[in-house]
């Protein structure tokens, strides 16, 4: 320098193909059960979907650019 992939809640991730307004598990908070710990049950909080722009009535999803990380190749040594 060229190509490919990944980026979603504190962590691991689904959803993307085929647009309809964001979920799960673990963790966290509260309540109940228990003498307590642990555990179980119930409820709840938590996400500008990497950033910016475009298309659209509507974008995590489609398009463009950029950023970070990973891999492959080329070049130099």
């Nucleotide at each position: 320098c060229g190509g490919a992939g990944u980026g979603u809640a504190g962590c691991u991730u689904a959803g993307c193909c085929u647009g309809g307004u964001a979920g799960a598990g673990c963790g966290c908070u509260c309540g109940c059960u228990u003498u307590g710990g642990g555990a179980g049950c119930g409820a709840g909080a938590g996400g500008u979907c990497g950033c910016a722009g475009g298309u659209u009535c509507g974008a995590a999803u489609c398009c463009u650019g950029c950023c970070a990380c990973u891999c492959c190749g080329a070049c130099c040594a």
This is a predicted structure of a 77-nucleotide RNA (transfer RNA) from a Candidatus Methylacidiphilaceae bacterium.
It matches the Rfam family "tRNA".
NCBI's taxonomy places the organism under Bacteria, Verrucomicrobiota, Methylacidiphilae, Methylacidiphilales, Methylacidiphilaceae.
The sequence was found in a public genome assembly.